[in-house]
RNA sequence: GCUCUUGUAGCUCAGUGGUAGAGCACUCCCUUGGUAAGGGAGAGGUCGUGCGUUCAAUCCGCAUCAAGAGCA
Numbered sequence: 001g002c003u004c005u006u007g008u009a010g011c012u013c014a015g016u017g018g019u020a021g022a023g024c025a026c027u028c029c030c031u032u033g034g035u036a037a038g039g040g041a042g043a044g045g046u047c048g049u050g051c052g053u054u055c056a057a058u059c060c061g062c063a064u065c066a067a068g069a070g071c072a
Base pairs, nucleotide, nucleotide: 001071002070003069004068005067006066007065010024011023012022013021018055026042027041028040029039030038048064049063050062051061052060
């Protein structure tokens, strides 16, 4: 330098055009003599960034940033 993969909640990951989800963690409550375990409720997201396509983009296209892999 070229090609490819990945980027979504604090962490690990789903979701692949039509209102963004799960587990763990966090907050409150219940349960217990207390802790742990268990149960219920809740908060937390400009979906890496920008531009485009579309009535509508996490999803499609282009560029760019970061991490990783391969080739030279």
Model confidence (mean pLDDT): 81 of 100. Predicted 3D model of a 72-nucleotide RNA (transfer RNA) from Betaproteobacteria bacterium UKL13-2. The sequence is in RNAcentral, with records from Rfam. The source organism's lineage runs through Bacteria, Pseudomonadati, Pseudomonadota and Betaproteobacteria. Rfam family: tRNA. The family's RNA type in Rfam is transfer RNA.